[in-house]
Order: sequence, then C1' cells, then structure tokens
RNA sequence: GCCCGGAUAGCUCAGUCGGUAGAGCAUGAGACUCUUAAUCUCAGGGUUAUGGGUUUGAACCCCACAUUGGGCA
Repeated sequence: GCCCGGAUAGCUCAGUCGGUAGAGCAUGAGACUCUUAAUCUCAGGGUUAUGGGUUUGAACCCCACAUUGGGCA
C1' cells in the first nucleotide's frame, strides 16, 4: 500500500428481505428457606463507534472519518 472482518445494555453476544432493539451472565426487589446457597418471578439499564446522506421509516443501504483484529505484498 491492497483486501476482509469487528464495534449494539456493566460483560459476552444475537438481531432474517429496512418496519420502531433482545438473550445469557451480572445488578436490584420479591417469593421459597430457621439462615445462606440453589431455584422461581419481576424490575432497572441502549447517543446501535462518530458525523452526514437516501427513505414515510435505518443497527441494517450509501459516503466520510477514527479505532481494532486478520490476510497478501
């Protein structure tokens, strides 16, 4: 220099053909229990890396920029 990929909840990750974002773990509360643990129920928590564009509507499509992993030379 060229090519490919990652980024979404505190952590690890899903998200189909563009239709209004979820799981597990963690955290808090409750139930159960003599108590703890385990189990069960519920709840809180999101600038979808950043900035633009397209669209009635964008995590998803397009552009720019930065960052990170891998490959080729």
Background
The RNA shown here (transfer RNA) has 73 nucleotides and comes from Cricetulus griseus. The source organism's lineage runs through Eukaryota, Bilateria, Boreoeutheria, Glires and Cricetulus. Its mean pLDDT, the model's own confidence on a scale to 100, is 80. Its Rfam family is "tRNA".